Description: A computed fold for a 382-nucleotide RNA from a Bacteroidales bacterium, annotated as Bacterial RNase P class A. The coordinates come from a structure-prediction model, not an experiment, and the mean pLDDT is 76. It matches the Rfam family "Bacterial RNase P class A". The family's RNA type in Rfam is ribozyme. Its family is annotated with dimeric ribonuclease P complex, ribonuclease P activity and tRNA processing in the Gene Ontology. The sequence was found by an Rfam model in a public genome assembly.
């Protein structure tokens, strides 16, 4: 080289007979002609929206979700471009390739198993000092340089001190956090000063930004048909005031209060109702249409952009089913793999994952065969 692994892409088609489904035009009707008819994932239901209903419109806590900058986009937990820390190859150039659940541990409260003397205020080994002494050793006091245990043991090296030591003391590093300049939209990044200096760990409680009304095509309408509400249970009222009447009273209307229900997981507030509303039981009926596929679309060019995209012009219409159609045969053709070969070809297999259901963008997840980019200036052979 290949082969392997990553990432990205694509993942069929032609005819002929029949069979089903939507559309269109023709036909007095049976019925005929023409056009179409399941994917990158339709899967999973994880996100974001359109739309539709509450409902006209809030506040609060609750709950949930994201977390490095900047752009992109209808929005996103999604993309592009970077920034910062790690890996890994390379090498002194700060280069290449990948990774990140990357906001905070100096707000607080946990946790760190076992091992170890000790996981933060502690001496097993071991040095040093003083006493004993049977010279094997004990006992008492310092130490945290040195060894051990451990994923992590009180910032490193080097000198000075010291009984031995130790940021004890100097000196030149190293980090945490603060400030100043200097570049950068920004994340940062580069130099200087200063205080300090036991770690992790927040997909641990937490905190801080920031964002979120609920529900969901079995939403939600409209027609048709049918009928039992005769049953339970709640509310089923009261003040005021103002018209009017059959004038110790009744109607109508506003406002207040109690009270049912709604928004909404709770509270504040709003709305509807108070002879109608709520809600439980049982009875009747259940055939259609719309929602339903032309839209944030797609396809081609051109400009701008470092890229994700964006403008503008031109073209273009590509399932709409409702117990669920989009199939069955039969013949070749791409591909791909396997022997043959006269090198023109021939003969024989295989073809993954996987089926629409209101629509669209995105995430994840399975998946044969191709290809493309990376790994690779590499390794191997020559």
């Nucleotide at each position: 080289a290949a082969a392997g692994c990553a990432a990205c892409g694509u993942g069929u088609u032609c005819u002929g007979u029949c069979g089903c489904c939507c559309g269109a035009a023709c036909u007095c009707a049976g019925g005929u002609u023409c056009g179409g008819g399941a994917g990158g994932a339709a899967a999973g239901u994880c996100g974001g929206g359109g739309c539709a209903a509450c409902a006209a419109a809030g506040g609060g806590c609750g709950c949930c979700a994201u977390a490095c900058u900047u752009c992109c986009u209808a929005a996103c937990g999604g993309g592009a471009a970077g920034g910062u820390u790690c890996c890994g190859c390379a090498g002194c150039c700060g280069g290449c390739g990948g990774a990140a659940a990357c906001a905070g541990c100096a707000a607080g409260u946990g946790c760190c198993a076992c091992a170890g003397a000790a996981a933060a205020u502690a001496a097993c080994c071991g040095u040093c000092c003083c006493g004993c002494c049977a010279a094997g050793g004990c006992g008492g006091g310092a130490u945290a340089a040195g060894g051990g245990u451990g994923a992590a043991a009180a910032u490193g090296u080097g000198g000075g001190g010291u009984a031995a030591g130790a940021g004890c003391c100097c000196a030149c590093g190293g980090c945490u956090c603060a400030g100043a300049c200097u570049g950068g939209u920004g994340a940062c990044a580069g130099u200087c000063u200063g205080c300090g200096c036991g770690g992790g760990u927040a997909a641990a409680c937490c905190u801080u930004a920031u964002g979120g009304g609920u529900u969901g095509a079995a939403a939600g309408g409209c027609c048709a048909a049918a009928u039992a509400u005769a049953c339970c249970g709640g509310a089923u009222u009261g003040u005021u005031g103002u018209a009017c009447c059959u004038c110790u009273g009744g109607u109508a209307c506003a406002u207040c209060a109690g009270g049912a229900g709604g928004c909404u997981g709770c509270c504040c507030g709003c709305c509807u109702c108070u002879u109608u509303c709520c809600g439980g039981g049982g009875g009747g009926u259940a055939g259609g249409c719309c929602g339903u596929u032309a839209g944030a679309g797609c396809c081609u060019g051109a400009a701008g952009g470092a890229g994700a995209c964006u403008u503008c012009a031109g073209g273009u219409c590509g399932a709409g089913a409702u117990a669920a159609a989009u199939g069955a045969c039969a013949g070749g053709a791409a591909u791909c793999c396997c022997g043959c070969u006269u090198c023109g070809g021939c003969g024989g297999g295989a073809c993954a994952c996987a089926g629409a259901a209101c629509c669209c963008c995105g995430c994840u997840u399975a998946c044969a065969g191709c290809g493309u980019u990376g790994u690779a200036c590499g390794g191997c052979a020559c």